[in-house]
A computed fold for a 363-nucleotide RNA from an Aggregatilineales bacterium, annotated as Bacterial RNase P class A. It is recorded under the gene name rnpB. It matches the Rfam family "Bacterial RNase P class A". Rfam's curators write: Ribonuclease P (RNase P) is a ubiquitous endoribonuclease, found in archaea, bacteria and eukarya as well as chloroplasts and mitochondria. The family's RNA type in Rfam is ribozyme. The source organism's lineage runs through Bacteria, Bacillati, Chloroflexota, Anaerolineae and Aggregatilineales. The model forms 94% of the base pairs in the Rfam consensus. The RNAcentral record of the sequence draws on ENA.
RNA sequence: CGGGCAAGCCGGGCGGUUGCGCUCCGGUUUAGCCGGGGCGAGGAAAGUCCGCGCUCCACAGGGCACGGUGCUGGCUAACAGCCAGGCGGGGUGACCCGACGGCAUAGUGCAACAGAGAAGCAGAUUGCCAUGCGCCCCGGCGCGUGGCGAGGGUGAAACGGUAGGGUAAGAGCCUACCAGCGUUCGUGGUGACACGGGCGGCUGGGCAAACCCCACCGGGAGCAAGUCCGAGCAGGGACGAGGCGCGGCCCGCGCCGCUUGAGUCCCGGGUAGGGCGCGCGAGGCGUCUGGCAACAGGCGUCCCAGAUAGAUAAUCGCCACCCCUUUGGGGUACAGAACGCGGCUUACAGGCUUGCCCGGACA
Numbered sequence: 001c002g003g004g005c006a007a008g009c010c011g012g013g014c015g016g017u018u019g020c021g022c023u024c025c026g027g028u029u030u031a032g033c034c035g036g037g038g039c040g041a042g043g044a045a046a047g048u049c050c051g052c053g054c055u056c057c058a059c060a061g062g063g064c065a066c067g068g069u070g071c072u073g074g075c076u077a078a079c080a081g082c083c084a085g086g087c088g089g090g091g092u093g094a095c096c097c098g099a100c101g102g103c104a105u106a107g108u109g110c111a112a113c114a115g116a117g118a119a120g121c122a123g124a125u126u127g128c129c130a131u132g133c134g135c136c137c138c139g140g141c142g143c144g145u146g147g148c149g150a151g152g153g154u155g156a157a158a159c160g161g162u163a164g165g166g167u168a169a170g171a172g173c174c175u176a177c178c179a180g181c182g183u184u185c186g187u188g189g190u191g192a193c194a195c196g197g198g199c200g201g202c203u204g205g206g207c208a209a210a211c212c213c214c215a216c217c218g219g220g221a222g223c224a225a226g227u228c229c230g231a232g233c234a235g236g237g238a239c240g241a242g243g244c245g246c247g248g249c250c251c252g253c254g255c256c257g258c259u260u261g262a263g264u265c266c267c268g269g270g271u272a273g274g275g276c277g278c279g280c281g282a283g284g285c286g287u288c289u290g291g292c293a294a295c296a297g298g299c300g301u302c303c304c305a306g307a308u309a310g311a312u313a314a315u316c317g318c319c320a321c322c323c324c325u326u327u328g329g330g331g332u333a334c335a336g337a338a339c340g341c342g343g344c345u346u347a348c349a350g351g352c353u354u355g356c357c358c359g360g361a362c363a
Stems, first nucleotide, its partner, number of pairs: 001359010012319007020040009042334001046345002049343005054222004066218005071085005086100001087098004101213002107211002109207002125152002127148010160178006179203001181200008226276004235267005242256005283302008320332005
């Protein structure tokens, strides 16, 4: 210098003007209004895929069913998350990926096409060997019976590999070495596991995000949860002969009512509507201690949206960056809280920082 890997961070800045939501203070003619101060979207607020808090309902105990998780150790409120490690796979490497329990010998099931045969101690298509008969050009051919899994061929996969012995021909049939498995012992490690030695049958293939088996976990619904206040209408109870209107009073008139009860008072549930839930929290930042780390603890400091059909905006100037047809014009990603929190996943213009790897050149 070029290419790459991993982790972290930013997500236009400053100022003016006009608005909106919440809150505090003051004033006021108080469901409000006026003035001033403070705060006002995100790294994903998103998808709603996991896990919790919170709320209500259900609940003796055990089992079945159903769902989820699945190497080990740790972290955490918990998790399908995170950290560290093991094993397997990929990459020259930094590093990345893995639901990674079951030797699939508990059982069931599945495997397109090709192929004789696809899992049963399988499979005679091309073949090898022995033997009987027949034929002839005396070395083969045809038919029959029997023994073979070694060679060829198909396939993603054909029932360990190589060499030697053995045999009529062959074969773990036998032997040695190698691979794999089981078992046992030793060493290291908390453990997953690693390394090494002995013994064994000689090999019992693949798939469990197929059924299944094993271990562990899981009650249901969700802030429209739930709770409080509560017009009107309807209902129940008590009293009850009067009540209401015609602007104050009297007269008068009208309407409703007097066992089909006007009107007044009370009661419970509860609609419209309103309040709470609702933001001080598994909180943010700084620093110290423990730990490889995730994380935990101590101290200091800060208060940081809370609306309810939903405020968080609009516009102007200067600057930064990008684009174009360059005295100018346009644009600045993905996207927006709705009870909250921890994760995962997905989207994202452009930019910054740190560490590491590979290649090249120069000293």